[in-house]
RNA sequence: GACUUAUCCAGAAAGGCAGAGGGACCGGCCCGUUGAAGCCUUGGCAACCUGAUUGCGUUUAGCGCAAAUGUGAUUAAGGUGCCAAUUCCGUCCCGAAUGCUUUCGGGACAGAUAAGUC
Numbered sequence: 001g002a003c004u005u006a007u008c009c010a011g012a013a014a015g016g017c018a019g020a021g022g023g024a025c026c027g028g029c030c031c032g033u034u035g036a037a038g039c040c041u042u043g044g045c046a047a048c049c050u051g052a053u054u055g056c057g058u059u060u061a062g063c064g065c066a067a068a069u070g071u072g073a074u075u076a077a078g079g080u081g082c083c084a085a086u087u088c089c090g091u092c093c094c095g096a097a098u099g100c101u102u103u104c105g106g107g108a109c110a111g112a113u114a115a116g117u118c
Stems, first nucleotide, its partner, number of pairs: 001118008013042005021031003026090003043083003048079002050076011087110001092107006
């Protein structure tokens, strides 16, 4: 970097350095000199992977034990991730309502994160 799967209306910031941008892209709307990005320190959130305990199912011819495996619960926080605004909102398609322009719902596209494969 590509592909696959899952999730994305919950949650969680202080200090130091720095000094004008940032919210992916486009449009909007916001955040920012009462200090943006970035870097460092400390703290926190969450629970994808992971560890522990445990319920249930499956397999090992049958029963028991045990093991493996799948799945659920509780817990921990080792590997990631994250800590303005729903992924901040919208764009394309479908449906519903409507005072005809807006609202609501669903999907697609795009993006982010995790796990796996190449």
Molecule: SAM riboswitch aptamer (S box leader)
Organism: Saprospiraceae bacterium